[in-house]
Context: one part of a larger RNA
């Protein structure tokens, strides 16, 4: 000066406590370990690896294996020769290729070539091979916590201090006092987006009060209204009142849609952790070179005495089936979304309308609410395994796909020990929609709907700030 302390002192934080709901017991998906294997490609390893990278491994991808092949190589750039390559077909092979048959004579052009392809010869070329402890980029934490610095001046032989500490008060080095300090920067905060209200401007594809009009905003017609979307207003402790140091700022009221940072999100100081990644990519160095480069076909990443994480779906009666019936927001649609009609129990199929969309279409939300049942039970719970006939996608569903309809009908009766979320339109609970995608979603990212309960406190676990101590640590 820091660090560190089972030293003080003071603040904060779903950190505790107060609530509510869950992992831990059971099936199943997942990802991880360990085993296993010809290979089960690599990575991530406490918080901060494990529904991670992977926002989608049947073939590709693929980086693993096994065999089957190449060797200026699939892939770039330069010299030299040629003018033909591609494309169908046909034969052989699992294919990669090999051989054959062979139709047209390519595209640009300053007519010098040039695209393109084949062969030669050599420089090269590749590498997802090593090293994230040689790195550059980008991350991830502490932590959106209140910090971390400087100039100059002042003390100190110096290393430093001050300033930043000290009264207050903040979410806040937040603002106020005061002080050998005075400034000032990079963090705080505020410009930015949403959303909550009103006004204004617009009225199509969108909306209908009121006038006709339909089976329907269907049509004519309105611009009120909802909504859409550009522009403004609005919230500043600005008003009273009280405490405070006549401060700052706290309490408490008025109006207000909104009050005291209105709710959310972007926004990550200076530095920690030789944190992660050489497989996003770049890139030193080392190392492979008929191979640790390339192609090609199967297979492998999906194995399974087990052990962990993350989640789904249950154990029922605030539930289960049946039949009725209401109300959404975000999005996504052209090798695409696909309406109606029609066949099929159903998954889907058959024909097609319409939409590159406020217009058409994905698109009946589900939970809810009437009603009927079932009556406490391993059940009309629950849905695992599996048998069986089908459906779709795609060359292609044995290894290894999702779906449906009929059968079967496992475990499980609310889980020890210990643990994780969450303070409000939150949790909990229901459905929807995308991305990736042929196809495949219990994940992931968003949309809305119903809609809680507690927070007396700060003693105690964690973790972090500030000021102070103490040390044989740097």
């Nucleotide at each position: 000066u820091g660090a560190c302390g089972g030293g003080g002192a003071c603040c904060c934080g779903c950190a505790c406590a107060a609530g509510c709901g869950g992992u831990g017991g059971a099936g199943c998906a997942u990802g991880u370990g360990g085993u296993u294997u010809a290979a089960u490609u690599c990575g991530a390893a406490g918080c901060a690896a494990c529904g991670c990278g992977a926002a989608g491994a049947a073939c590709c991808u693929u980086a693993c294996c096994a065999g089957g092949u190449c060797u200026u190589g699939a892939c770039a750039u330069a010299g030299g020769a040629u003018g033909c390559a591609u494309a169908a077909c046909c034969u052989a092979g699992a294919g990669a290729u090999a051989g054959g048959u062979g139709a047209a004579g390519u595209c640009c052009u300053u007519c010098g070539g040039g695209a393109c392809a084949u062969c030669c010869a050599u420089a090269c070329a590749g590498g997802u091979g090593g090293u994230g402890c040689a790195u550059g980029g980008u991350u991830g934490u502490c932590g959106u916590c209140a910090g971390c610095u400087c100039g100059u001046g002042u003390c100190g032989u110096g290393a430093g201090a001050u300033g930043u500490u000290g009264g207050g008060u903040u979410a806040a080095g937040u603002c106020c006092c005061g002080c050998a300090a005075c400034g000032a920067g990079c963090g705080c905060a505020a410009c930015c987006c949403u959303u909550a209200u009103c006004a204004c401007u617009a009225g199509u594809u969108g909306c209908c009060a009121g006038c006709a009009u339909u089976a329907a905003g269907u049509u004519g017609g309105g611009g009120a209204c909802u909504c859409u979307a550009g522009u403004g207003a609005g919230a500043c402790u600005g008003c009273c009142g009280g405490u405070g140091a006549c401060a700052a700022a706290c309490c408490g009221g008025a109006g207000g849609a909104a009050g005291g940072u209105g709710g959310g999100g972007a926004u990550g100081a200076c530095g920690u952790c030789a944190a992660a990644u050489c497989a996003u990519c770049a890139u030193g160095c080392c190392c492979c070179u008929u191979a640790u480069g390339a192609c090609c076909u199967g297979g492998g990443c999906u194995a399974c005495a087990c052990a962990c994480g993350u989640g789904c779906u249950a154990c029922a009666a605030u539930g289960g089936a049946u039949g009725g019936u209401a109300c959404a927001a975000c999005g996504a649609g052209c090798a695409g979304c696909g309406a109606a009609c029609u066949c099929g129990c159903a998954a889907g199929g058959g024909c097609a309308a319409g939409c590159g969309a406020a217009u058409c279409u994905c698109u009946u939300a589900a939970a809810g609410c009437c009603a009927u049942u079932c009556u406490c039970a391993g059940u009309u719970c629950g849905g695992a395994u599996u048998g069986u006939u089908c459906u779709c996608u795609g060359c292609a569903a044995c290894u290894c796909g999702a779906g449906a309809a009929c059968a079967u009908g496992a475990a499980g009766c609310c889980g020890g020990a210990a643990u994780c979320g969450c303070u409000a339109g939150u949790a909990a609970u229901c459905g929807c929609g995308g991305a990736u995608c042929a196809g495949c979603a219990c994940g992931c990212c968003g949309c809305g709907g119903u809609g809680a309960a507690u927070a007396c406190g700060u003693u105690c676990c964690c973790g972090g700030g500030u000021c102070u101590u103490g040390u044989a640590c740097a």

The prediction has a mean pLDDT of 84. This is a predicted structure of a 474-nucleotide part of an RNA (small-subunit ribosomal RNA, 3' major domain) from uncultured Facklamia sp. Rfam family: Bacterial small subunit ribosomal RNA.